[in-house]
């Protein structure tokens, strides 16, 4: 150098172009218990006092509407040389 794969909350991971915080972990607070494990219930992305906006690795493009389609760049895995 080329060719292909993957980048989503503290992690793991899902979403057919049509509610993004699915679903689990962990965590934070109750409840239960003398107490504690286990279980159970709530809440857990950011900015905002509120309404409301932002927000899927960076930037732009399509498109009513993009995690997802086209484009670049970064990063990480694997091939080829």
């Nucleotide at each position: 150098g080329c060719c292909g794969g993957a980048g989503u909350g503290g992690c793991g991971g899902a979403a057919u172009g049509g509610u993004a915080g699915a679903c689990g972990c962990g965590c934070a607070c109750g409840a239960c218990u003398c107490a504690a494990a286990a279980u159970c219930g709530u809440g857990u992305c950011u900015c905002g006092c509120a309404a409301g906006g932002g927000g899927u690795g960076u930037g732009g493009g399509u498109u009513c509407a993009a995690g997802u389609c086209c484009c670049u760049c970064c990063u990480c895995c694997g091939g080829c040389a």
A computed fold for an 81-nucleotide RNA from a Candidatus Parcubacteria bacterium, annotated as transfer RNA. NCBI's taxonomy places the organism under Bacteria, Bacteria candidate phyla, Candidatus Parcubacteria. Rfam family: tRNA. Its family is annotated with triplet codon-amino acid adaptor activity in the Gene Ontology. It was read from a public genome assembly.